[in-house]
RNA sequence: UCCCGAUAAAGGCGAACACGUUGAAAGGCGUGGGCGCAAAGCCACGGGUCAGAGCUGGGCUCUGAUAGCCGGGUUGCCGAA
Repeated sequence: UCCCGAUAAAGGCGAACACGUUGAAAGGCGUGGGCGCAAAGCCACGGGUCAGAGCUGGGCUCUGAUAGCCGGGUUGCCGAA
């Protein structure tokens, strides 16, 4: 340094749910909350899923969302075996 990841240390994130807010919706954001997470940091590039629109014979195309669905890219804390 890379792989790897502990009943280690320090710190970090924050599921469901509730309230507020925003959006046509999926969903986003804030506060509380804490199921979990070693990339649960960042990027919609491939696949998946979700919402909407158009076309349609199967289904396809477009727009949006999801990084806590998987893969990929990229950056990064700690250091036992």